This is a predicted structure of a 150-nucleotide RNA (glmS glucosamine-6-phosphate activated ribozyme aptamer) from Firmicutes bacterium HGW-Firmicutes-12. The source organism's lineage runs through Bacteria, Bacillati and Bacillota. The coordinates come from a structure-prediction model, not an experiment, and the mean pLDDT is 77. Its Rfam family is "glmS glucosamine-6-phosphate activated ribozyme aptamer". By type it is a riboswitch. Rfam describes the family as follows. This entry contains a glucosamine-6-phosphate activated ribozyme that is found in the mRNA for GlmS. GlmS is an enzyme that uses fructose-6-phosphate and glutamine to generate glucosamine-6-phosphate. Gene Ontology terms of the family: regulation of gene expression and catalytic activity. The sequence was found by an Rfam model in a public genome assembly.
């Protein structure tokens, strides 16, 4: 350098660009920049799907292709009375749901320096500002068999 085996870490607003915006040279074609800011989410399996939650930014974070923790359907557990059946919600931390607490946002703006003709971009300093989720703790659930058994 190339193959191969093993182990560790990081890994989804994640990755990538024939549009489009910008920039630079030349004048009409070449090159180059840019193209999601965190925060949550996987907890059995096995298929399909694709506009897969929330806010935030002086909003191109446009668009496009690919993924992806989402959503659907089936099997299998798991609550709903110990056990069957169906139905309802749920994924092994295996009811929605309500109510209270608790849960270090970052980008952006300001400023310090590096690289570059420029767009732009690396790498820091001080100091903020969110939501939905999640955790705690209360409160919350069915039909038959069955006025059955014990």
């Nucleotide at each position: 350098a190339a193959u191969g085996u093993a182990a560790a870490a990081a890994g989804a607003g994640c990755g990538c660009c024939u549009g489009g915006a910008c920039c630079g040279u030349a004048u009409u074609a070449c090159g180059g920049u840019u193209g999601a800011c965190g925060a949550g989410g996987g907890u059995g399996g096995g298929g399909g799907u694709u506009a897969a939650u929330c806010g935030a930014a002086u909003a191109a974070u446009c668009g496009g292709c690919g993924g992806a923790u989402g959503c659907c359907c089936c099997c299998c557990g798991g609550u709903g009375u110990a056990a069957c059946a169906c139905c309802a919600c749920c994924g092994u931390u295996a009811a929605a749901g309500a109510u209270a607490u608790c849960u270090u946002a970052a980008a952006g703006g300001c400023u310090u320096g590096g690289a570059g003709u420029a767009a732009u971009u690396c790498a820091g300093g001080a100091g903020a500002c969110a939501a939905a989720g999640g955790a705690u703790a209360u409160c919350g659930g069915g039909u038959g068999a069955a006025u059955a058994u014990u």